[in-house]
Order: sequence, then structure tokens, then C1' cells
RNA sequence: GGGCGUUUGGCGCAGUUGGUAGCGCGUCUGCUUAGCAUGCAGAAGGUCGCCGGUUCGAUUCCGGCAAUGUCCA
Repeated sequence: GGGCGUUUGGCGCAGUUGGUAGCGCGUCUGCUUAGCAUGCAGAAGGUCGCCGGUUCGAUUCCGGCAAUGUCCA
């Protein structure tokens, strides 16, 4: 330098032939306990990497850029 892949809450990951996002762990609150753990109930937390385009509407489609992984030279 080139090819391919990945980027979604604190962490690990889903997601749909386009209709405004969910799971597990974690965090917080309450119940339970003499207390802790477990269990149960509830809650907070995400401009879906960035900038543009298409569209009535984009996490999803298209282009560019960035970071990262891998392969080739």
C1' cells in the first nucleotide's frame, strides 16, 4: 500500500427483506435474612463509531473517513 471482517448502555453480545432497540452480567432501590449471599419485584443507563447521500422514515441501503482484527505484498 491492497483485500476481507468488526464498531449497538459500564462489560459481553443479539437485532429486523427500512417503521424510532433488546438479552445476559454489572449498578441502584425495595422485599426476604439476626447479618451476608441466594431468590423475588422495580428502576436508571444507549444521539446504534463520525460525516454525508437515498427515503415519508435509516442501527438496517449507498459513499467517504476513523479505530480495531486478520490476510496478502